The prediction has a mean pLDDT of 79. This is a predicted structure of a 101-nucleotide RNA (Purine riboswitch aptamer) from Paenibacillus albus. Its Rfam family is "Purine riboswitch aptamer". Rfam links the family to the GO term purine nucleobase biosynthetic process. On this family, see Mandal et al., Cell 2003: "Riboswitches Control Fundamental Biochemical Pathways in Bacillus subtilis and Other Bacteria". Rfam's curators write: Riboswitches are metabolite binding domains within certain messenger RNAs that serve as precision sensors for their corresponding targets.

RNA sequence: AAAAUUAAAUCCAUUUACACUCGUAUAUACUUGGGAAUCAGGCCCGAGAGUAUCUACCCGAGAACCAUAAUUUUCGGACUACGAGCCUACGCUGGAAAGAU
Numbered sequence: 001a002a003a004a005u006u007a008a009a010u011c012c013a014u015u016u017a018c019a020c021u022c023g024u025a026u027a028u029a030c031u032u033g034g035g036a037a038u039c040a041g042g043c044c045c046g047a048g049a050g051u052a053u054c055u056a057c058c059c060g061a062g063a064a065c066c067a068u069a070a071u072u073u074u075c076g077g078a079c080u081a082c083g084a085g086c087c088u089a090c091g092c093u094g095g096a097a098a099g100a101u
Stems, first nucleotide, its partner, number of pairs: 004101003010096004015091001020085006026056001030048006041066002050057001058077007
C1' cells in the first nucleotide's frame, strides 16, 4: 500500500407501530314483533334494513307532547372498516464508519 472477513459509538437512508387530521361509508337512519313505566313516567328484549363494508346503530343535555298508549324534536358526542396526509420513539433493513483479524 492492496485485498478479504468482521465491526462498537455515531451518522445517513428506507420502512413501521403509536398519536393526530381529513376523505369515503351511515343519515350513530328507517321499518317492525313482544314486554314494561305513566307527568317523580316516557324504558327493556328481539327481527329486518341501510354500506362495493367488518362492526356499531347508542349516550348526554334542552324543548315539546302525552292521562294508560304512544312518543316527537333540537344541539353535542363518537365507534368501526377502508383510503390519504402528517408526525415520530425504539426497532427492522441497507449504507458509511474507528478498530480488529